[in-house]
RNA sequence: AGAGGGUCGGGCGGCCGCGGGGUGCUUGCACCGCGAGGAAAGUCCGGGCUCCACGGAAACGACGGUGGCGGGUAAUGCCCGCCGGGGGCGACCCCAGGGAAAGUGCCACAGAGAGCAGACCGCCUACCUCCUUCGGGAGCGGCAAGGGUGAAAGGGUGCGGCAAGAGCGCACCGCGCGACCGGCAACGGAAGCGGCACGGCAAACCCCACCGGGAGCAAGACCGAAUAGGGACCGCAUAUGGGCAUGUUCCGGCUCGCGGUCCGGGUUGGUUGCUGGAGCGGCGGAGCGAUCCGCCGCCUAGAGGAAUGGUCGCCCAUCCCUUUUCGAAGGGUGGACAGAACCCGGCUUACAGACCCUCU
RNA sequence: CAGGGUGUAGCUCAAGAGAGUCAGAGCGCCCGGCUUGGGACCGGGAGGUUGCAGGUUCGAAUCCUGUCACCCUGACCA
Numbered sequence: 001a002g003a004g005g006g007u008c009g010g011g012c013g014g015c016c017g018c019g020g021g022g023u024g025c026u027u028g029c030a031c032c033g034c035g036a037g038g039a040a041a042g043u044c045c046g047g048g049c050u051c052c053a054c055g056g057a058a059a060c061g062a063c064g065g066u067g068g069c070g071g072g073u074a075a076u077g078c079c080c081g082c083c084g085g086g087g088g089c090g091a092c093c094c095c096a097g098g099g100a101a102a103g104u105g106c107c108a109c110a111g112a113g114a115g116c117a118g119a120c121c122g123c124c125u126a127c128c129u130c131c132u133u134c135g136g137g138a139g140c141g142g143c144a145a146g147g148g149u150g151a152a153a154g155g156g157u158g159c160g161g162c163a164a165g166a167g168c169g170c171a172c173c174g175c176g177c178g179a180c181c182g183g184c185a186a187c188g189g190a191a192g193c194g195g196c197a198c199g200g201c202a203a204a205c206c207c208c209a210c211c212g213g214g215a216g217c218a219a220g221a222c223c224g225a226a227u228a229g230g231g232a233c234c235g236c237a238u239a240u241g242g243g244c245a246u247g248u249u250c251c252g253g254c255u256c257g258c259g260g261u262c263c264g265g266g267u268u269g270g271u272u273g274c275u276g277g278a279g280c281g282g283c284g285g286a287g288c289g290a291u292c293c294g295c296c297g298c299c300u301a302g303a304g305g306a307a308u309g310g311u312c313g314c315c316c317a318u319c320c321c322u323u324u325u326c327g328a329a330g331g332g333u334g335g336a337c338a339g340a341a342c343c344c345g346g347c348u349u350a351c352a353g354a355c356c357c358u359c360u
Numbered sequence: 361c362a363g364g365g366u367g368u369a370g371c372u373c374a375a376g377a378g379a380g381u382c383a384g385a386g387c388g389c390c391c392g393g394c395u396u397g398g399g400a401c402c403g404g405g406a407g408g409u410u411g412c413a414g415g416u417u418c419g420a421a422u423c424c425u426g427u428c429a430c431c432c433u434g435a436c437c438a
Base pairs, nucleotide, nucleotide: 001360002359003358004357005356006355007354008353010315011314012313013312014311015310016309018035019034021032022031023030024029025028037337041348042347044346045345046344047343048342049216050215051214052213055251056250058249059248060247063212064211065210066209067208068082069081070080071079072078083097084095085094086093087092098207099206103205104204105201106200107199120147121146122143123142124141128139129138130137131136155173156172157171158170159169160168174196175194176193177192180189181188182187220272221271222270223269230263231262232261233260234259235258236257241256242255243254244253265437266436267435279298280297281296282295283294284293285292286291316335319332320331321330322329323328361434362433363432364431365430366429367428370387371386372385373384380418389405390404391403392402393401411427412426413425414424415423
């Protein structure tokens, strides 16, 4: 000068407050104890839990998602290890990383030609025809090296070859196929073969493999109060049928009218779900690691639209000013992003500053 | 707290599903004409980082990801 990872994100004390809980009694006071985060956020994924839903079985189709391989996990689009590609001198970082020789579609403008390639400028006159002043010229043709267009023009360099050229031939490089070997696999190595055939786009449709039923604590359960279990419209039906039922089909169950939308009416209460959990800390063991196993210890917000604050003193960091014997001293400023609402695991985004470890 | 939607000119909207050359329309604004003057009318013109950032692609308003802002809906009983 950088790269990777982790931790903290003000500390102590006094006073005054706020929200739950417990104890005591003189029943509205006293005392004790607890009280935001690494992201509580975005709601982007994955689960638990609950209902839809009354039970079961598969198949087909649609829709959405994921996308190298192996492992971890309750599960994942997360994490770990490895492989391949790209970047960096390096530590290391980045990758929506299956399939374009299954099909369809698109490739604007420019350009001769843009997907069964193509000939504008250019190069050539060996073959064929004509003319000739015998130098050559014209035609019929050949070519794709060079120029030009474009994001992209159907391998690159060199030598040979040719009328001029061209994988036309050869050497090297690249590319494709690849017996065989290594690896659980992705993949790596590779004898040999092939003149080269297969452009790009799948964050276009699509194909392949795998995963997914839907809704969400305003889910749901119980108690209580009150009102008009009223009205309108729509859909399907009248038991060989309809509904429960949220793709279709099948078997079974329950029910006899059912379902939906709107208007009108009533309440704005209480309890529960509710926080002890895939929990936190320490030690030991297995493993490269993610992670797992064992033992010990700890309890750490659960309210209502909802508290977790204010102030003073000392100290620490930041920033600014002055002095300086460059060691420091004095004065001032004053603490990032943000804030639980059923709970977890991730990802992403925001974040003043401080500290630690490893590596180049 | 949960679910859903929308961001394009000063305002109201197109184009977006299936990417293509310079993102259009109406109203409004500016200039000129007509008129004694104003309005209406006629002619001309300006005005856009398509909310922002990144990615895919030759090429992005359009496709994908992240982010910001705004809007809508939702309690229970009968």
Two RNAs folded together computationally: RNase P RNA and transfer RNA, 438 nucleotides in total. It holds a member of the Rfam family "Bacterial RNase P class A". It is annotated as a ribozyme.